[in-house]
RNA sequence: GGCGGAGUAGCUCAGCGGUAGAGCAGGGGACUCAUAAGCCCUUGGUCGGUGGUUCGAAUCCGCCCUCCGCUACCA
Numbered sequence: 001g002g003c004g005g006a007g008u009a010g011c012u013c014a015g016c017g018g019u020a021g022a023g024c025a026g027g028g029g030a031c032u033c034a035u036a037a038g039c040c041c042u043u044g045g046u047c048g049g050u051g052g053u054u055c056g057a058a059u060c061c062g063c064c065c066u067c068c069g070c071u072a073c074c075a
Base pairs, nucleotide, nucleotide: 001071002070003069004068005067006066007065010024011023012022013021018055026042027041028040029039048064049063050062051061052060
């Protein structure tokens, strides 16, 4: 260089055209003499960037960036 995969909450990951979610973590509550665990409530995202397609894009397409893997024909 070529091919493929991944990028979504602080972390690990779902969601693959129709209002962005779970677990953990964080905050609060109740319980307890008190703490932890478990229980209830709850904060948190311009979905890597930028254009395009579409009534509508995290999702489809182009380019770019980052990470991972495979490959070594030509020169």
Molecule: transfer RNA
Organism: Chloroflexota bacterium